[in-house]
RNA sequence: GGAGCGGGCCGGAUGAUCGCUCUUCGCUUUUUGCGGGGAGAGGAAAGUCCGGGCUCCGAAUAGCGGCGUAGCGGGUAACCCCCGUCCACCGUGAGGUGAGGAUUAGAGCCACAGAGACGAGUCUUCCGUUUUUUUUGCGGAAGGGUGAAACGGGCAAUCUCUACGCGGAGCAAGGCCAAAUAGGGAAGGAACUGGAAAAGUCCGGAACGUGCGGACAGACCGGUGCGGGGCGGCUAGUCCCGCCAAACUUCCGGGUAGGCUGCAUGAGGCUGCCGGCGACGGCGGUCCCAGAUGGAUGAUCAUCGCCCCGGUUUCGAUCGGGGUACAGAACCCGGCUUACAGGCCCGCUUCGAUG
Repeated sequence: GGAGCGGGCCGGAUGAUCGCUCUUCGCUUUUUGCGGGGAGAGGAAAGUCCGGGCUCCGAAUAGCGGCGUAGCGGGUAACCCCCGUCCACCGUGAGGUGAGGAUUAGAGCCACAGAGACGAGUCUUCCGUUUUUUUUGCGGAAGGGUGAAACGGGCAAUCUCUACGCGGAGCAAGGCCAAAUAGGGAAGGAACUGGAAAAGUCCGGAACGUGCGGACAGACCGGUGCGGGGCGGCUAGUCCCGCCAAACUUCCGGGUAGGCUGCAUGAGGCUGCCGGCGACGGCGGUCCCAGAUGGAUGAUCAUCGCCCCGGUUUCGAUCGGGGUACAGAACCCGGCUUACAGGCCCGCUUCGAUG
């Protein structure tokens, strides 16, 4: 110097103008408005794949079923995570990858080729036997041939067995306050009087019938009064409804809209020492660090960084052009996976050259 392996980190800066969310102070105030100060996304906030905290449902014990995990040891709140290590495979190597338990509990499968692919069997050669010999039959299982594997087995990423783990739904969880309208419950609430059909009930005449007579009750129609509503600019008035109730008034209860909470002090960040190979743990110090709810954290401009290309070069630099990513909290946390312009640091391997 080339090519690589493993691990860690950063991922724009400053200023101006116009805005957004939260908070604090002052003034004004009913909300609120104005002014000053402070705070305001990430390494993945993402996918929602795995594990937990928290909440409700309500008992998920045993057993059965289902799902998941799987060398061994350790870490952790927990894990399909992480660390150490063994084994197998890949790589010259640094290193990487691995669902890596069990096939004398049972079942299933083993392409093609081959007679036969697993409780055996006969394609060929051979041996024994029946027979004098050959053929055939029966028995044996040494060789050949096929094949990855031929009676020896292999596959559990096929069922299965073993061990261990797992109740469900999720912050739109859950809790609190609670409007208008409609509906529910309770209380208040002005009645008085005239008439009255059919049917009905009761009474009367010797009589539970017919007819007749009488009484009760009565849909309904009025009058006075009261209450409510409509029309009317107001008054006067008029119309309608109700007075066994409704309208109306008061109170109670549930849910909705809406608001508050959950909700920002946490398996928390930084740092020192100690223990451990390590993951990680212990002790001490110090800090408080987003909280929106149609969802804030932005936009524009200027200057400077960084990278790439081209020109000039006195190798210090300078001019022009281009690029500056992936992405955006929503109850919180630990992981995994995926995306990412450009760049930095540490350790290691291998090859080449020179000394």
Model confidence (mean pLDDT): 75 of 100. Predicted 3D model of a 355-nucleotide RNA (Bacterial RNase P class A) from a Syntrophales bacterium.